Bacterial RNase P class A from a soil metagenome, 374 nucleotides, folded computationally.

RNA sequence: CGGGCGAGGCGGUUGCUCCGUCCCUCCCGGAAGGGGAGGACGGGGAGGAAAGUCCGAACUCCUCAGGGCAGGAUGGUCGCUAACGGCGAACUCCGGGCGACCGGGGGAAAGUGCCACAGAAAACACACCGCCCUCCGGGACGGGCGCAGCCCUCCCGGGGAGUAAGGGUGAAAAGGCGAGGUAAGAGCUCACCGCCCCGGUGGCGACACCGGGGGCACGGCAAACCCCAUCCGGAGCAAGACCAAAAGGACCCCGUUUCGGGGCGGCCCGUCCCGUGGGGUGGGUAGGUCGCUCGUCCUCCCGGGCAACCGGGGGGCCAGACAAAUAACCGCCCCCGCGCGAGCGGGAACAGAAUUCGGCUUAUGCCCCGCUUC
Numbered sequence: 001c002g003g004g005c006g007a008g009g010c011g012g013u014u015g016c017u018c019c020g021u022c023c024c025u026c027c028c029g030g031a032a033g034g035g036g037a038g039g040a041c042g043g044g045g046a047g048g049a050a051a052g053u054c055c056g057a058a059c060u061c062c063u064c065a066g067g068g069c070a071g072g073a074u075g076g077u078c079g080c081u082a083a084c085g086g087c088g089a090a091c092u093c094c095g096g097g098c099g100a101c102c103g104g105g106g107g108a109a110a111g112u113g114c115c116a117c118a119g120a121a122a123a124c125a126c127a128c129c130g131c132c133c134u135c136c137g138g139g140a141c142g143g144g145c146g147c148a149g150c151c152c153u154c155c156c157g158g159g160g161a162g163u164a165a166g167g168g169u170g171a172a173a174a175g176g177c178g179a180g181g182u183a184a185g186a187g188c189u190c191a192c193c194g195c196c197c198c199g200g201u202g203g204c205g206a207c208a209c210c211g212g213g214g215g216c217a218c219g220g221c222a223a224a225c226c227c228c229a230u231c232c233g234g235a236g237c238a239a240g241a242c243c244a245a246a247a248g249g250a251c252c253c254c255g256u257u258u259c260g261g262g263g264c265g266g267c268c269c270g271u272c273c274c275g276u277g278g279g280g281u282g283g284g285u286a287g288g289u290c291g292c293u294c295g296u297c298c299u300c301c302c303g304g305g306c307a308a309c310c311g312g313g314g315g316g317c318c319a320g321a322c323a324a325a326u327a328a329c330c331g332c333c334c335c336c337g338c339g340c341g342a343g344c345g346g347g348a349a350c351a352g353a354a355u356u357c358g359g360c361u362u363a364u365g366c367c368c369c370g371c372u373u374c
Stems, first nucleotide, its partner, number of pairs: 001370002004368001006366001008333007016045008025036004047350001051361002054359005059236004071232005076091001077089004092105005106227002111225002113221003128167002130163002133160008142152004175193002178190003194216001195214008240290004250281005259275006297316008334347005
C1' cells in the first nucleotide's frame, strides 16, 4: 500500500424479550368459541458498519388519454445486475507517490463568455530589454588617403524599417530539437519527434500497428453558459388496509308520560315548533389488529466465466419489538506486560435494529495473508 477474516471461545448462575407445546386460573358467551394473568419445558434474539440517509430498487398510496417544454442526474470501451451515480475486465491519456499503488475521463475546428496579478502582448497576437539594417546629429589620444576634406572602425543620442531565435512576466506566450539559411531572424528549408488528413491490417469495442500526404492550420476553462447521448411522475411503513369505544356533535324514528321556552289566543283546552327523554344510523378520534419479516434469503457441492456474476443440485430458517428486549456476574482457556518460578497485573475500538433488499460513504482498538520502502 492492497485485499480478506473475525469482532474473543467454552462452561455455570440469575434475568429480559418473541414464538411453540403443556398445566393452572379469571372474564365474555346459550353454545361454538374468543380474550387475559401466572407457571414449566423447548427454540430464536444486533452490525460490519445496524450509522449518514447519498444513490438504486421491492412494496404501498396519490395522479393517470397521449405528447412536448422546463428541470435534474449520469458521461472514454465492453460486460455484470431487478436496477444503480454500483461492481468487474481490458484499453488509452492526464495527475499524485521513491515505490507497492492511488485519483480522474463526452464535446473547446457550433456559438457566447471568462482568463486575476504580473507582463509589451492572454487569442483578429505583440515589441519592454535585446539583435539587425538604414537615415540624421555629435564624439574618439583610433586607422587610411591624393589631408580646408573624405573614407573605414567604434561609441552616444534621435527618427524609420525588420525580427520572434535570446532575456524578462506568468498557471499558460502561438509546435519541440538540431542543422542549413539570413543583415539579424523565422517551418523560411531539411532530418527526427509531435500534430492534422487519407488509406490499410488486427480487435465486438475503447484502441493498437503499418503506409502515404500536409509545413502546421486548431492556447486554456464545460464543477461557465451551452451542445450531444442516455435515464428520470410524486410521496413514503408516521406508506397503507381493517376493527372500533367513552364524551360531544350531525341525521333519522318514537314519545309527548314529566318539565322549560315560543307561535296561534284576552284566558283555558287544543294544536304546531324548539329543547329535554328513549331508540337507531353513518363518519372520525383514543385504542387494537394487519402490513411485519421466507427473501432478487443463507450455506455447501458441481459446472461455465480472467472476473463481476450466471446455471444446476443438496441442506437450512436466522430479532420482529413500540416508555421498544438482546443483559449482568463468576471460573477456565486465549492475548499482552512483569517475575527464575509458583504467580501477579492488565485486555477491546466504532457503535447499536424499527418495512425490506443491492450499493456507496463515513467511524473503528486488535488479528491473519500478500506486496512496497527504509
Its Rfam family is "Bacterial RNase P class A". The family's RNA type in Rfam is ribozyme. From the family's description: Ribonuclease P (RNase P) is a ubiquitous endoribonuclease, found in archaea, bacteria and eukarya as well as chloroplasts and mitochondria. The prediction has a mean pLDDT of 76.